[in-house]
Context: one part of a larger RNA
Molecule: small-subunit ribosomal RNA, 5' domain
Organism: uncultured Pseudomonadota bacterium
């Protein structure tokens, strides 16, 4: 001199844009943040009608059966693996950054075959029943695009080979939508490797599935990933091993660079979801708002047993120098589900709060010397405040008040928002302050005090004339801000 996610201490008009728990990955009251499909099922309820009997008051009731809309608890499918959030752990193929073979892939494309016979069940549901609850039992009755079993299968898998093994699902008025097998593609997803990647040596030797091999076993795949046997390897001062901190990287910041420093916020990747494990189910998890099992805690309990997990958005307590509303909307982008209409979406969009940053902007301009009054110094003549005010002319950013009123949105649909913006009336009206003035360092004097009281970044001031304390008056910088303080460079 710059720079900040700052904070503090005095001020403090408007707007746009950005941007806000850096600390205890502590703990949590409520709400909300993943549904959606009836065009896969079968039930149920509501309503609207048909076609039949009954009651009579003659269009109303009620009973049966049919049909149609609509609604949905259960079966069932897809999605819930995304999006969001933190950085706790890791020094490591985690991450950057070039390469590689031994791989999976659900929706989406592109190409090409089939889509064919059957069956046994089960929830809802009814009865009965157990619990205080959450939550069950047994008996029976039913349907599917749920489940099996059978046919067929060019290509597919296994085999040297002959051969063997291996699929489907049906909805709809209909269009068409689906299902299965196989090839390829696109995107994504595991894996391996060379190089990079803090800082101790007051850490010098570590290591036995430990390096390596043959058989197995295990995955989608490659390895000791795992297991029997066999060999004794393997890494280490070019720093193993331990210990210590820390997500990493595009990037930010300073800097002339080279370097340093540091990873708020936006984008990429990893990692974690109360601690520790575990596997299910799936194309895809070892799953934040799925599940088991142990731990701490925290609530409900009839004491016998249940519940939960805000590093989502909000908000609350606590902890701190410190950081925001329990706000609207799905209009935009986009994501999940549907055929579609539409539903859901605290992703997002937007609006509150905060000078926390950064940019604009205003707080008026013109003229106005008897240099008014009044402060303040005087050498008492006078000087300086000072074109400053007052007057006089004038403007209307802003402000306040009414009118008009967007663009974003495609034929329709706009939270924002009657906001933006523009057009009118009012009337200088509604809007300056911090810090410093002894040198570095732009600004100077009077009074008070007297090594006190205090001041202070560094040199230093103050013990009676203090341009250094504290008040006045002048002045200098900056300015809606300034000043201190932390930290980087």
């Nucleotide at each position: 001199g710059a720079a900040c996610g700052a904070a503090c201490g005095c001020u403090g008009g408007c707007g746009g844009c950005a941007u806000g728990c850096u600390u205890a990955a502590c703990a949590c009251a409520u709400g909300c943040a993943a549904g959606u499909c009836g065009a896969a099922c079968g039930g149920u309820g509501u309503u609207u009608u048909c076609u039949a009997g009954u009651a009579c008051u003659u269009g109303u009731a009620u009973u049966a059966g049919g049909a149609a809309a609509c609604a949905u608890a259960g079966u069932g499918g897809c999605a819930a693996a995304c999006g969001g959030g933190u950085g706790a752990g890791u020094a490591a193929c985690g991450c950057g950054u070039g390469g590689g073979a031994a791989u999976g892939u659900a929706c989406c494309c592109u190409u090409u075959g089939g889509u064919a016979u059957u069956g046994a069940a089960u929830a809802a549901c009814g009865u009965u029943u157990g619990g205080a609850a959450a939550c069950g039992a047994a008996c029976g009755c039913u349907a599917a695009u749920a489940c099996a079993a059978u046919a067929u299968a060019c290509g597919c898998u296994c085999g040297a080979g002959a051969g063997a093994g291996g699929a489907a699902a049906g909805a709809g008025a209909a269009a068409u939508c689906g299902c299965u097998g196989a090839a390829g593609g696109a995107g994504u997803a595991g894996c391996c490797c060379g190089c990079g990647u803090u800082a101790g040596a007051u850490u010098a030797g570590g290591u036995a599935g430990u390096u390596g091999g043959u058989g197995g076993g295990g995955u989608a795949a490659u390895g000791g990933c795992c297991u029997a046997c066999c060999a004794a390897g393997c890494c280490a001062a070019u720093g193993a091993u331990c210990u210590a901190u820390a997500g990493c990287u595009g990037g930010u910041c300073u800097g002339a660079g080279a370097g340093g420093a540091u990873g708020a916020a936006c984008a990429g990747c990893c990692a974690c979801a109360u601690u520790g494990g575990g596997a299910c189910u799936g194309a895809g998890a070892c799953a934040c708002g799925g599940c088991c099992c142990a731990g701490a805690c925290u609530c409900c309990u009839a004491c016998g047993g249940g519940a939960g997990g805000c590093a989502g958005c909000a908000g609350u307590g606590g902890g701190g120098a410190a950081u925001a509303u329990u706000g609207g909307a799905c209009a935009a982008u986009g994501g999940g589900g549907g055929a579609a209409a539409c539903c859901c979406u605290g992703a997002u969009c937007c609006a509150g709060c905060g000078a926390u940053g950064u940019c604009g902007c205003g707080u008026g301009a013109g003229u106005g010397a008897u240099g008014a009054a009044g402060g303040u110094c005087u050498u008492c003549g006078g000087a300086u405040u000072g074109u400053a005010a007052a007057g006089c002319u004038c403007u209307u950013u802003u402000a306040u008040a009414a009118g008009u009123g967007a663009a974003g949105a495609u034929a329709a649909u706009g939270a924002c928002g009657g906001u933006a913006a523009c057009u009118u009336a009012u009337g200088a009206a509604u809007a300056a302050g911090c810090u410093c003035c002894g040198g570095c360092u732009a600004a100077c004097u009077c009074c008070g005090u007297g090594c006190c009281a205090g001041c202070a970044g560094c040199c230093g001031c103050g013990g009676u004339a203090a341009u250094a304390c504290g008040g006045g008056g002048g002045g200098a910088g900056c300015g809606a801000g300034c000043g201190u303080u932390g930290u980087u460079c």